[in-house]
RNA sequence: GGAGAAUUUGGGCAAACUCUCCGAGAGGGGAGGACGCAAAGCCUCCGGCCCUAACGCGGCAAUUUGCGAAGGGUAGCGGGGUUGCCGGU
Numbered sequence: 001g002g003a004g005a006a007u008u009u010g011g012g013c014a015a016a017c018u019c020u021c022c023g024a025g026a027g028g029g030g031a032g033g034a035c036g037c038a039a040a041g042c043c044u045c046c047g048g049c050c051c052u053a054a055c056g057c058g059g060c061a062a063u064u065u066g067c068g069a070a071g072g073g074u075a076g077c078g079g080g081g082u083u084g085c086c087g088g089u
Base pairs, nucleotide, nucleotide: 012037013036017032018031019030020029021028022027035076041082042081043080045079046078047077048074049073050072051071055068056067057066058065
């Protein structure tokens, strides 16, 4: 310097749920809390899933509602990219 299965040490993250704030919503931030996680660090490039305020088109007497493109969310759905800690062999 490289490879790498299991296990251990030090440390790390934090699901559900509760409170609070932001958002139209999916969802997100903070505090508490631990189901789990070896990248559960970071990035929407690909696939999946979720949302639909505004916009366009259409329907209804109306409250409202259907579809579309665009957009948004999920990195704790998977792939990919990128960075990286401790110890053992």
Molecule: c-di-GMP-I riboswitch aptamer